Glycine riboswitch aptamer from a Chloroflexota bacterium, 116 nucleotides, folded computationally. Its Rfam family is "Glycine riboswitch aptamer". Rfam describes the family as follows. This family represents the bacterial glycine riboswitch. The organism belongs to Chloroflexota, within Bacteria.

[in-house]
RNA sequence: AUCAGCUACCCGGGAGAGCGUCUCGUCCUAUCGAGUUGAGACCGCCGAAGGUGCAAGCUCGUUGAAGUUUUUCUUGAGCGGGUGAAUCUCUCAGGCAAAUGGACCGGUCAGCUGGG
Numbered sequence: 001a002u003c004a005g006c007u008a009c010c011c012g013g014g015a016g017a018g019c020g021u022c023u024c025g026u027c028c029u030a031u032c033g034a035g036u037u038g039a040g041a042c043c044g045c046c047g048a049a050g051g052u053g054c055a056a057g058c059u060c061g062u063u064g065a066a067g068u069u070u071u072u073c074u075u076g077a078g079c080g081g082g083u084g085a086a087u088c089u090c091u092c093a094g095g096c097a098a099a100u101g102g103a104c105c106g107g108u109c110a111g112c113u114g115g116g
Base pairs, nucleotide, nucleotide: 003114004113005112006111007110010107011106012105013104018043020042021041022040023039024038025037027035044096045095046094050092051090053088057083058082059081060080061079062078063077065075066074067073
């Protein structure tokens, strides 16, 4: 150097769910209405920014049991604690036309680590 892992920028792909209802105001209009737009309230939904929770296993404490070569060691049991994953879960946050965002995947390039 080839190679592997991690990180960041950039490029490409990237799902799901109401363009919901009502109220008040802005703009437009001769006026009503319709449209536009801001705020608030109310339901209905989605899960792939982020975040929450936990299984086996491992480990610590405690209670007692069985076996044993009865110094001791081994095996499993109950209760409690710690650690412990996700595309699972919760829907806190976020989202529900397009746009933006988007886990994850692929690629360019650079840096770090391993290795040599």